This is a predicted structure of a 1521-nucleotide RNA (small-subunit ribosomal RNA) from an uncultured Acidobacteriota bacterium. The prediction has a mean pLDDT of 84. The sequence is in RNAcentral, with records from ENA, Greengenes and SILVA. Its Rfam family is "Bacterial small subunit ribosomal RNA".

[in-house]
RNA sequence: AGAGUUUGAUCAUGGCUCAGAAUGAACGCUGGCGGCGUGCUUAAUACAUGCAAGUCGAACGAGAAAGCCCCUUCGGGGGGUGAGUAAAGUGGCGCACGGGUGAGUAAUACGCGGGUAACCUACCCUUUAGUUGGGGAUAACCUUCCGAAAGGAGGGCUAAUACCGAAUGAUAUCUACCGGUCACGGCUGUGUAGAUCAAAGGCCGCCUAGGCUCUGCAUGCGGCCGCUUGAGGAGGGGCUCGUGCCCCAUUAGCUUGUUGGUGGGGUAAUGGCCUACCAAGGCGACGAUGGGUAGCCGGCCUGAGAGGGCGAUCGGCCACACUGGAACUGAGACACGGUCCAGACUCCUACGGGAGGCAGCAGUAGGGAAUUUUGCGCAAUGGGCGAAAGCCUGACGCAGCAACGCCGCGUGGGUGAUGAAGGUCUUCGGAUCGUAAAACCCUGUCACGAGAGAAGAAAUGCAUUGCCUUUAAUAGAGGUGAUGCUUGACGGUAUCUCAGGAGGAAGCCCCGGCUAACUCCGUGCCAGCAGCCGCGGUAAUACGGGGGGGGCGAGCGUUAUUCGGAAUUACUGGGCGUAAAGGGCGUGUAGGCGGUUCUGUUUGUCGAUUGUGAAAGCCCUGAGCUUAACUCAGGAAUUGCUGUCGAAACGGCAGAACUUGAGUCCGGGAGAGGAGAGCGGAAUUCCCAGUGUAGCGGUGAAAUGCGUAGAUAUUGGGAGGAACACCGGUGGCGAAGGCGGCUCUCUGGACCGGUACUGACGCUGAGACGCGAAAGCUAGGGGAGCAAACAGGAUUAGAUACCCUGGUAGUCCUAGCUGUAAACGAUGGGCACUUGGUGUAGCGGGUAUCGACCCCUGCUGUGCCGAAGCUAACGCAUUAAGUGCCCCGCCUGGGGAGUACGGUCGCAAGGCUGAAACUCAAAGGAAUUGACGGGGGCCCGCACAAGCGGUGGAGCAUGUGGUUUAAUUCGAUGCAACGCGAAGAACCUUACCUGGGUUUGAACUGCUGGGGCAAGCCUCAGAAAUGAGGCCCUCCUUCGGGACUCCAGUGGAGGUGCUGCAUGGCUGUCGUCAGCUCGUGUCGUGAGAUGUUGGGUUAAGUCCCGCAACGAGCGCAACCCUUGCCCUUAGUUACCAGCGGGUAAUGCCGGGAACUCUAAGGGGACUGCCGGUGAUAAACCGGAGGAAGGUGGGGAUGACGUCAAGUCCUCAUGGCCUUUAUGUCCAGGGCUACACACGUGCUACAAUGGGCGGUACAAAGGGCAGCGAGACCGCGAGGUGGAGCAAAUCCCAAAAAACCGUUCUCAGUUCGGAUUGCAGUCUGCAACUCGACUGCAUGAAGUUGGAAUCGCUAGUAAUCGCGGAUCAGCAUGCCGCGGUGAAUACGUUCCCGGGUCUUGUACACACCGCCCGUCACAUCAUGGAAGUAGGUUGCACCAGAAGUAGGUAGCUUAACCCUCGGGAGGGCGCUUACCACGGUGUGGCUUAUGACUGGGGUGAAGUCGUAACAAGGUACCCGUA
Repeated sequence: AGAGUUUGAUCAUGGCUCAGAAUGAACGCUGGCGGCGUGCUUAAUACAUGCAAGUCGAACGAGAAAGCCCCUUCGGGGGGUGAGUAAAGUGGCGCACGGGUGAGUAAUACGCGGGUAACCUACCCUUUAGUUGGGGAUAACCUUCCGAAAGGAGGGCUAAUACCGAAUGAUAUCUACCGGUCACGGCUGUGUAGAUCAAAGGCCGCCUAGGCUCUGCAUGCGGCCGCUUGAGGAGGGGCUCGUGCCCCAUUAGCUUGUUGGUGGGGUAAUGGCCUACCAAGGCGACGAUGGGUAGCCGGCCUGAGAGGGCGAUCGGCCACACUGGAACUGAGACACGGUCCAGACUCCUACGGGAGGCAGCAGUAGGGAAUUUUGCGCAAUGGGCGAAAGCCUGACGCAGCAACGCCGCGUGGGUGAUGAAGGUCUUCGGAUCGUAAAACCCUGUCACGAGAGAAGAAAUGCAUUGCCUUUAAUAGAGGUGAUGCUUGACGGUAUCUCAGGAGGAAGCCCCGGCUAACUCCGUGCCAGCAGCCGCGGUAAUACGGGGGGGGCGAGCGUUAUUCGGAAUUACUGGGCGUAAAGGGCGUGUAGGCGGUUCUGUUUGUCGAUUGUGAAAGCCCUGAGCUUAACUCAGGAAUUGCUGUCGAAACGGCAGAACUUGAGUCCGGGAGAGGAGAGCGGAAUUCCCAGUGUAGCGGUGAAAUGCGUAGAUAUUGGGAGGAACACCGGUGGCGAAGGCGGCUCUCUGGACCGGUACUGACGCUGAGACGCGAAAGCUAGGGGAGCAAACAGGAUUAGAUACCCUGGUAGUCCUAGCUGUAAACGAUGGGCACUUGGUGUAGCGGGUAUCGACCCCUGCUGUGCCGAAGCUAACGCAUUAAGUGCCCCGCCUGGGGAGUACGGUCGCAAGGCUGAAACUCAAAGGAAUUGACGGGGGCCCGCACAAGCGGUGGAGCAUGUGGUUUAAUUCGAUGCAACGCGAAGAACCUUACCUGGGUUUGAACUGCUGGGGCAAGCCUCAGAAAUGAGGCCCUCCUUCGGGACUCCAGUGGAGGUGCUGCAUGGCUGUCGUCAGCUCGUGUCGUGAGAUGUUGGGUUAAGUCCCGCAACGAGCGCAACCCUUGCCCUUAGUUACCAGCGGGUAAUGCCGGGAACUCUAAGGGGACUGCCGGUGAUAAACCGGAGGAAGGUGGGGAUGACGUCAAGUCCUCAUGGCCUUUAUGUCCAGGGCUACACACGUGCUACAAUGGGCGGUACAAAGGGCAGCGAGACCGCGAGGUGGAGCAAAUCCCAAAAAACCGUUCUCAGUUCGGAUUGCAGUCUGCAACUCGACUGCAUGAAGUUGGAAUCGCUAGUAAUCGCGGAUCAGCAUGCCGCGGUGAAUACGUUCCCGGGUCUUGUACACACCGCCCGUCACAUCAUGGAAGUAGGUUGCACCAGAAGUAGGUAGCUUAACCCUCGGGAGGGCGCUUACCACGGUGUGGCUUAUGACUGGGGUGAAGUCGUAACAAGGUACCCGUA
């Protein structure tokens, strides 16, 4: 410090997710030791049991028992001791601390800083003065009684540091007065006068003085502890002020003791704290009131910080103590282990009545994912009481349990390569676990055993003793020393020593990317994983296991939560044209911000200093535990607040002034600015009349409709409503919405010029108020045209639409409502600044002119293009989206949803405000490359058109689908499968079926053991394979054996079995289309672009020119083959002109080397030449020459790639499957089936023809298990026979159409030949299923073929025959060959395919794309709902316990007074006020639930349509009905 994830890729936006740290944790697996910490986060639920607050006999009275001892009549009694002890009581102090919990509380709390001149304070410290003298009671105890108990009542006795008078008394308090000072309830003066208020003793010692009952005692003296009165201090509290302190405005108004005053009361004290009266205030958008949540802080976690989250342990404060209320006592409480009352709950009960409160420590139940022992000790620290000893102390100190956290240690160290065994993987070579182990040599931490053994302890007290003080004192006491004794829960613990022996001690998670770490097997969208992206459908580094590896380590993972990363709420530190986001527009309130100069002030601000900001914690330095964690000491810090002093630039405030901001005034012109009234013409429609006749109208085409009752058309007249052509313009005006004929009236604003006046009067603007298109609503008018709804006609699969004919609301006016729009510049307003160019509108200035123009220039408005700059890019750019300032509005992932609920506005429709549950990992922006478009431009192709001939109809052949079958083997399936693999299925082929055999096998190979056969021939069985039998019995040899072969066994063979979606190779196709790329440079943040686009041109990315490109590669072209012309060379088997010979005839022979031809090598054609066009280029057009002319014709040649195209059945090959079978052998059958459908062909339908006869001309091929001549036989297929030929020699071999002649004469024919019958031929082991051919006979359909569709642009189509491969035989197929030999192309609008440029896109699996809504099903959350049930709260009323306060007729009463009668005062009772629980009624808020119901989300393959994305096929979208 970042990373993953939207896309084909990119940038930016934006969410989701991860890596880090942390925790009072929990869960899973695992677990050796120690130290230090921590441990009910849930039910403030209920609690059994024990303990947690007592103490003082030196305040007081009284005072046991057991036990022991003595006595005894042995029954027991008494005494002593126990013991002035225990227990109880009076009294004092404490119990308000300590300990627990966080329910309540959003402020009576808490934090920080102040105030108290408005206060209190027991114990403690310092200090002042005192402590005199009396009185009456009462518990305990005894006794009587009530009660089950708890407890209570009466009578009697008694003490005090208990209680009550009295005395004295101040610097106390009060009143009056005199002063000083002040912040006015203060402080102060020894001020003056008067009044009022105290007390308690105890213990120890002593006898100096005095006293007495006189070696002594206390009443005396001394000391100590108490008590009382003041003053002060310390510490603790009360009250109060400022400031800080969570969420909701879908909580906006709240308040009657409320706000203030006066009098009174109350309190320690201020105060409506309470009360009576008076006034009507007080709080609130700077958020009152209400609701929700919550103890607050020091701090803790995180973070660079600012912040965010938390508030366990430790510390400070607050609140609470079963729930609610109340007071009493006290210095202090409205009191956790006190009281009273009410309530709920639990327990006891004799049913009358009582008892209780673990949120103290342990512990129990319950709840929960979850949190410990009913331990030891007061040894230490601290607290209460006490003079002290001491007692009490679940505070505390320790121990126990728990890996809950942090920290430390160990589970061994060294050497050790046959790299052991074994595991795993393997390319079979090896690699790896791995120096790891074993083995050898060591060590001894921890644990275990044995032994030694702490610190924590210093005090207090007691004893002895020194010094000092007090005193009459050598006593006592106090202070300060010395010596000795006394005290340890932890604990025989820490620690140390010894002994033995590597012995007792390692797991967890992960290994696709993020993110360190890879392989095998299993599984096969199953099982499963998953934090996000995503893995799994037969080769899974992602599931499960193994091996290996990575990380951490007594732990490791998971879950939960917080912060971080997240600049993803942005103060530091974000945005709003298009990503989410500018309010529809204005006026203006509060608020925020604000021009120039001067003066003052010092509130903000700045500086210095003061106090405070507790301790602990964090940080730094050091120290103590062996280290660390932990602890201790010191420092720093604590960013804050307060006081004081200073400064005066800036902001504020106050005052004075200014003119530039703003406004006023004067003079001008411009304008669809607004409102009202009037007027006008054109057009549509309607009405009347005329002319006139059959149609009009409408559409893609039609129809509905109108018209012979006279339409449309046309002429004249009239009515009525609405809108204002031309001008008209990115022209004008207005804040926006919006505004358009002309005139008049009223009226708003802007602009220009002048610079007279005011003197900051300004900008923005939450709320508020006003305006606000269209649609819509209410009422009344109006209604020509247009036109939702509606009707009809079309279209269509449907058509509730688009199109047509009609047509009502509405559109118009008046008055009112509504308040929304894609109300858009998708751009809030204001001010200032920042290069330019060019239009246009309004008003000026200058120059010039007679004047109008032109030119220069200022201000205001409105456009375009562009610099810097900005921007994700697109783009914006003085009219900013640039640079700054001020103010307002708004945004924070998509969906749910602008929905629900609530509120508010509206007549309604609905508007404004505006969520959540749930769900997804995206949604969205700009730009890029493609692809696509029923987008556009340019161009090409037998693509269309123009032609010729076909297919589709018939019969047959062949292939396919389908069906059938035991099997009809398999593959190929739009173009690019279908006369395709198959260049040839009777057996074989053959892969299929049935049946019969066989199992190391039909073929291949290694090893081991045994044998010498095997093959061949014959016989038998059998369909054959095969089996049985017979005959036969190999070769070499170094004699070991070997070759060959058989049998048995073992490795292993075999498979046309699967996967072409695991592959190689090969092939098809786009397409012989002109494209596809690269290097360097440049541009762009980038994907990418440029080059390759553009202007021309070409068959071509062919070439030229231009150009931020310059070059290059694969393609194109050329090079290759063939064909067309010529030349050279060569001349047999080909040829024969001239010469010779010969024949019936023939290059037959001699010969020739001319020609044809053959087959080698050359030439030739290159837009080379001429003219024109063109940019002078490339090129094109025309021409010449030429056999050939613009790539001459044809072929071979197929770029980057696409289609998971085809092929595992050519071959090769990974994986899987099979192994007496899916291998292999054999026979027979099948691949040849047949209601049908399709493709490709053949033959025809005839006269351009058929038959018959005659006659002519090829090319290219093939041939020895072959071609096979002549001859003979057969009607023929063919047979007999065999010359010649391994072939320019011989043969196949006749070419056919054509041509000549003849016949047929338009018919189902002398066309056509299917089908069938008979008879044959040939091949072959064999033609039944199932061959070809021949002869005779038979003579079907068919008379030119619907929709539709195919080929072809010249030696082509058409037509005619010939050959070859395969092959025993079998071709209408295929591959070749030649013969005869056309027609047409205006042209590129349209169909199809392609290329290129451009445009749109929501597509990228790329239009066979994407995608919307209803319905149906499942499921989830949610709204409404007659209601129902809880919680909480307001108002009104009833009622009123305990208690306090007030009143008081009744009853009662020790202290004081008294004239003795009584009184004062008190208590009880009664009563009034307040008030808790409770009750009644009626509201608010909220939660749960509810028949039914509404929409919403989600869910591989449901239904209906096709709305959107391309002009999405009616452009889309917004508002409204």